A computed fold for an 87-nucleotide RNA from a Syntrophomonadaceae bacterium, annotated as c-di-GMP-I riboswitch aptamer.
[in-house]
RNA sequence: CACCGAUAAAGGCAAACCUGUCGAAAGGCAGGGACGCAAAGCCACGGAUCUAAGGACAAGGUUGUCUAUGACCGCCGGGCUACCGAA
Numbered sequence: 001c002a003c004c005g006a007u008a009a010a011g012g013c014a015a016a017c018c019u020g021u022c023g024a025a026a027g028g029c030a031g032g033g034a035c036g037c038a039a040a041g042c043c044a045c046g047g048a049u050c051u052a053a054g055g056a057c058a059a060g061g062u063u064g065u066c067u068a069u070g071a072c073c074g075c076c077g078g079g080c081u082a083c084c085g086a087a
Base pairs, nucleotide, nucleotide: 004085005084012037013036017032018031019030020029021028022027035074041080042079043078045077046076047075049071050070054067055066056065057064058063
């Protein structure tokens, strides 16, 4: 230094849920709160998944179907960076 991840040490992040707020929604942000996480740090590059405002089509008076340019990194893969140092 790389790989690796301990009944080590110092710490870190924060699921569900609640409140407020933004958004058409998915979901995001802030506070509370901890299910868990050795990258549960960052990136939307590929796939998966979610939503359908707008658009298209079909019905016919109001619905349905399709669609990402939207979302999601705590779904997987990939890229970048990183604390500690037992086996």
Description:
Taxonomically the source falls in Syntrophomonadaceae (Bacteria, Bacillota, Clostridia, Eubacteriales).